RNA sequence: UCCCCUGUAGCUCAACGGUAGAGCGCCCGCCUGUUAAGCGGUAGGUUCGUGGUCCGAAUCCACGCGGGGGAG
Numbered sequence: 001u002c003c004c005c006u007g008u009a010g011c012u013c014a015a016c017g018g019u020a021g022a023g024c025g026c027c028c029g030c031c032u033g034u035u036a037a038g039c040g041g042u043a044g045g046u047u048c049g050u051g052g053u054c055c056g057a058a059u060c061c062a063c064g065c066g067g068g069g070g071a072g
């Protein structure tokens, strides 16, 4: 320098272009003599950035930025 993959909740990940969800964790409650385990519930997101396409973008396109891999 070029090519490919990737970026969503604290973490790991979902989400045919049509209201962003799950598991774990935090917090609250139930259970138990207590803790742990188990069970129920709440909160938590400007979907990396800037533009573009579209009635409508996490999703498609362009260019950046970060991470991973490959070529030289």
Base pairs, nucleotide, nucleotide: 001071002070003069004068005067006066007065010024011023012022013021018055027041028040029039030038048064049063050062051061052060
The RNA shown here (transfer RNA) has 72 nucleotides and comes from a Candidatus Shapirobacteria bacterium. Its Rfam family is "tRNA". From the family's description: Transfer RNA (tRNA) molecules are approximately 80 nucleotides in length. The source organism's lineage runs through Bacteria, Bacteria candidate phyla and Candidatus Shapironibacteriota. The RNAcentral record of the sequence draws on ENA. The same sequence occurs in records of 5 taxa.